[in-house]
RNA sequence: ACUUCCUAAUCGCAAAGCUGAUGAAAAUCAGUGACGCAAAACUAAAGGGACUAAGUUCUUGAAAAAGAAUAUGUCAGCCAGCUGCCGUU
Numbered sequence: 001a002c003u004u005c006c007u008a009a010u011c012g013c014a015a016a017g018c019u020g021a022u023g024a025a026a027a028u029c030a031g032u033g034a035c036g037c038a039a040a041a042c043u044a045a046a047g048g049g050a051c052u053a054a055g056u057u058c059u060u061g062a063a064a065a066a067g068a069a070u071a072u073g074u075c076a077g078c079c080a081g082c083u084g085c086c087g088u089u
Base pairs, nucleotide, nucleotide: 001088002087012037013036017032018031019030020029021028022027035077042081043080047079048078049075050074051073055070056069057068058067059066060065
């Protein structure tokens, strides 16, 4: 300097599903479980993208209610940013 071209080793992480808890939801946490991962470590207050719509606004409606828009709620295992082991050069 490179780092998912390949091989080997060590330490790790844990998708879906299931159980419980929290939450309006997305989702998160704990247990179980391994689909996979060299950054599946960290960052959502750099940025893009995705999910949700409690509240708010608008529309319809006699009302009850329904529909639409919206992040201030989330996702780092979508891209990205940043640091970086073994190994290789």
A computed fold for an 89-nucleotide RNA, annotated as c-di-GMP-I riboswitch aptamer.
It matches the Rfam family "c-di-GMP-I riboswitch aptamer". Its family is annotated with cyclic-di-GMP binding in the Gene Ontology.